[in-house]
Context: one part of a larger RNA
């Protein structure tokens, strides 16, 4: 002198745009953060209303609320505890791998089976739950067939490799499931659906697009007052595991393997992009924002799946809270708000899904403390303002003084404007594009003028914010300036009190009776909604 998630004294006017638990990865009362689909599937209530023979009957309503079943919950969003490691950065490698949904392509999508929740009776439990018996559906499960194909064996042309990848061929072994609309050309036929089109969807593959797992060279802490370290350790070979390579696992075999170029240990630490500060080199840092890991009370474990060894799954122990009929059970804010604790310190138990963006659906549409907004805080940066012009009798008080005078000072009074901002009052946005009805224009599928799917133009429908932003008008200088310092370093001085006291100090140092250095006033000086200390970095 720059800087900062900043605290703390004074002292405070708006507004815009950011930020905001750095400390206790400490504990947590509430409420909400992940649902969705009836166009996969069987069931299927009720209160209110209408009528009534008072029995009921319709309507609510195939709604609501649960279940089976798909998808989703592995993403978003929190936190930095561990980790000095292939965890990150970076360039590569994978002839050693995966990859739901999404796109583009190929070839199917045929015929069957037995179950079980829900429900309905019984039981059992204080209660969280369970148990037996019965009943039924599915795109829930399982056989069967088919077999483009793909996988494994054998066999094998060209071409390459150290070796294993390969066309061909032959055996084996391996798939599926339907929903909606719509229509009468076909087929069967009286309407219709079993038949046809549209769509969604389901199997087998090949390709892409995104994401991934593994491996490798290189690079970024501190201590030698840490010097030797390892036995699955180092390498083979057989086996198992994995998507997948591998001591990753095992059993046999060798005795290796790493270290002064720093092993091994201990100590600190999430790593980058960056940010800070400097002229650069460098130093320091890793908040917000992005990208990567890592954790989800604490420790260990698998299950489900393309994916998780899973924040709001599940099982075991352990610690703590809570319930308890003492038999047993019940949770996990390092999500959003919020509490107590700690602490120099860090916000609301808001608003809305209008916009992105996600997850569910064929859409409507729901679900979203991701996210848009608002509140709170000078935290921090920007912007504006607290008035402008004129005004000497240089007024009045104040200071001082050599008693004339000198400062305060054009400051004020006083005259003449303006009306930025805050108040009042009226007007009043842009962020809305979509989509989905309605109506239309063209293509395409097709037996069709249903119906789908693309596609064009109208019309209609949607804002939390917020009646805000902007804008107009209204009266009104009116409701808006403080801190700090004035002995040198360092702009900036006199009076008076105090008298080595009280005090002040960043160094140097001031105070012991004329103190520009302690207090206090007058004045000045510098920043300025700040100003200073204080702590940290350069």
């Nucleotide at each position: 002198g720059a800087a900062c998630g900043a605290a703390c004294g004074c002292u405070g006017a708006u507004g815009g745009c950011a930020u905001g638990c750095c400390u206790a990865a400490u504990a947590c009362a509430u409420g909400c953060a992940a649902g969705u689909c009836g166009a996969a599937c069987g069931a299927g209530a009720a209160a209110g209303c209408a009528c009534u023979u008072c029995g009921g009957u319709g309507u609510g309503a195939g709604u609501a609320g649960a279940g089976u079943g798909g998808c989703g919950c592995a993403c978003g969003g929190g936190u930095g505890a561990g980790u000095a490691a292939c965890a990150c950065g970076u360039a590569g490698g994978u002839g050693a791998c995966c990859u739901a949904c999404c796109c583009u392509u190929u070839a199917g999508u045929g015929g069957g089976g037995g179950a079980u929740a829900a429900c309905u009776u019984u039981c059992g439990g204080a209660a969280a739950c369970g148990a037996a018996a019965g009943c039924u559906a599915a795109u829930a499960c399982c056989g069967c067939a088919u077999g483009u194909g793909a996988u494994g064996u054998g066999u094998g042309a060209c071409a390459u490799u150290g070796a294993a990848a390969a066309a061909g061929c032959a055996c084996a072994u391996u798939a599926a499931a339907g929903g909606u609309a719509g229509c009468c050309u076909c087929u069967a036929u009286a309407c219709u659906a079993u038949g046809c089109u549209a769509u969604c969807g389901c199997u087998a593959g090949a390709g892409g697009a995104a994401g991934g797992g593994c491996c490798u060279g290189c690079g970024g802490g501190u201590c030698a007052u840490u010097a030797g370290u390892u036995u699955g350790u180092u390498g083979g070979u057989g086996g198992g595991g994995u998507a997948a390579u591998g001591g990753c696992c095992u059993a046999c075999c060798a005795a290796g393997a790493c270290g002064a170029u720093g092993a091994u240990g201990a100590c600190u630490a999430g790593c980058u992009g960056g940010u800070c500060u400097g002229a650069g080199a460098g130093g320091a840092u890793g908040a917000u924002c992005a990208g990567c890991c890592a954790c989800a009370c604490u420790g260990g474990a698998a299950c489900u799946g393309a994916g998780a060894c899973a924040c709001g799954g599940u099982c075991c122990a352990g610690a703590c809270u809570c319930c308890u009929a003492c038999g047993g059970g019940a949770g996990g804010c390092a999500g959003c708000a919020g509490u107590a604790g700690g602490g120099a310190a860090u916000a609301u138990u808001g608003c809305g899904c209008a916009a992105u963006g996600g997850g569910g659906g064929a859409a409507a549409c729901c679900c979203u403390g991701a996210c848009g907004c608002a509140g709170c805080a000078a935290u921090g940066c920007c912007a504006u303002g607290u008035g402008a012009g004129g005004g000497a009798g240089g007024a009045a008080g104040g200071c001082u003084c050599u008693a004339g005078g000198g400062u305060u000072g054009u400051a004020a009074a006083c005259c003449u404007c303006u009306g930025u901002c805050a108040a009042u009052a009226g007007g009043g946005a842009a962020a809305a594009a979509u989509g989905g009805c309605u109506a239309u224009u063209g293509g395409u599928c097709u037996a069709a003028u249903a119906g789908g799917c693309c596609u064009u133009u109208a019309g209609u429908u949607u804002g939390a914010u917020g009646g805000u932003a902007c804008c107009u008008a209204u009266a009104a200088a009116g409701g808006a300036a403080g801190c700090a310092c004035c002995g040198g370093c360092u702009a900036a001085c006199u009076u008076c009190g105090u008298g080595c006291c009280a005090g002040c100090a960043g160094c140097c140092g001031c105070g012991g009776u004329a103190a520009u250095a302690c207090g206090a006033a007058g004045g000045g000086u510098g920043c300025a909604a700040g100003c200073g200390u204080u702590g940290u970095u350069c």
Predicted 3D model of a 538-nucleotide part of an RNA (small-subunit ribosomal RNA, 5' domain) from a Bacteriovoracaceae bacterium. The source organism's lineage runs through Bacteria, Pseudomonadati, Bacteriovoracia, Bacteriovoracales and Bacteriovoracaceae.